């Protein structure tokens, strides 16, 4: 420097053909069990969806530019 893909809760993902409330799992925190602890069960909280800009009634999703990260060719 050319081309290709990632960037969504502390962390790792899913999220299809743009649509009403953004998914799980692991972590946290509360209660149940238990002498305690773990493990197990029921809950809660926690997301400017990297930035800006544009399309559109509607954008996590499409365009285009930046930043950032991985792979690739030279």
């Nucleotide at each position: 420097g050319g081309c290709c893909g990632g960037g969504u809760g502390g962390u790792g993902u899913a999220g299809c053909u743009g649509g009403u409330u953004a998914u799980c799992a692991c972590a946290u925190c509360u209660c149940c069990u238990u002498a305690a602890c773990a493990c197990g069960g029921a809950g809660a909280a926690g997301g400017u969806c990297u930035u800006g800009g544009g399309u559109u009634c509607g954008a996590g999703u499409c365009c285009c530019a930046a930043c950032u990260u991985g792979g690739u060719c030279a």